Model confidence (mean pLDDT): 81 of 100. Glycine riboswitch aptamer from an uncultured Gammaproteobacteria bacterium, 85 nucleotides, folded computationally. The sequence was found by an Rfam model in a public genome assembly.

[in-house]
RNA sequence: CAUGUGAUUGAGGGAGAGCGGGGAUGCCCGCGCCGAAGGAGCAACCGACCCGGAAACUCUCAGGCCCACGGACCGCAAUCGCACA
Repeated sequence: CAUGUGAUUGAGGGAGAGCGGGGAUGCCCGCGCCGAAGGAGCAACCGACCCGGAAACUCUCAGGCCCACGGACCGCAAUCGCACA
């Protein structure tokens, strides 16, 4: 150097869920619905085990249900760090 891994950045892929009325393309009301921003809850499990951490499960507070924006997560590239034959 290669390889693995953590973080950051860049570009890419990225689901689900509506009808009626008012309005005129922004949105408002009513009821219904979705879950993959965030949040909360339980838990297998893990830990130096007092206690704490913990999901793609659950709840829908928030968010969303034309497009756009957003979007957990996934892989790619670069930079920095750690580990290592």